Predicted 3D model of a 74-nucleotide RNA (transfer RNA) from a Chloroflexota bacterium. Its mean pLDDT, the model's own confidence on a scale to 100, is 80. Rfam family: tRNA. By type it is a transfer RNA. The RNAcentral record of the sequence draws on ENA.
RNA sequence: UCCCCGGUCGUCUAGUGGUAGGACAUAGGACUUUGAAUCCUAGAACCUUGGUUCGAAUCCAAGCUGGGGAACCA
Repeated sequence: UCCCCGGUCGUCUAGUGGUAGGACAUAGGACUUUGAAUCCUAGAACCUUGGUUCGAAUCCAAGCUGGGGAACCA
């Protein structure tokens, strides 16, 4: 320098144009002598900036960032 893949709650992950969901974790409650376990409830996220569209996590462009590969290595 070039190519490929990824970026979504605190963590992991689903969602291929139409209500952003699940698990774990966290907080509150029930249960319990207390705790654990179990059950119920709640909060919490689309990397950034533009574009397309009635409507974008999703499609397009540029950028940021992580990973892998190539090239260079006199």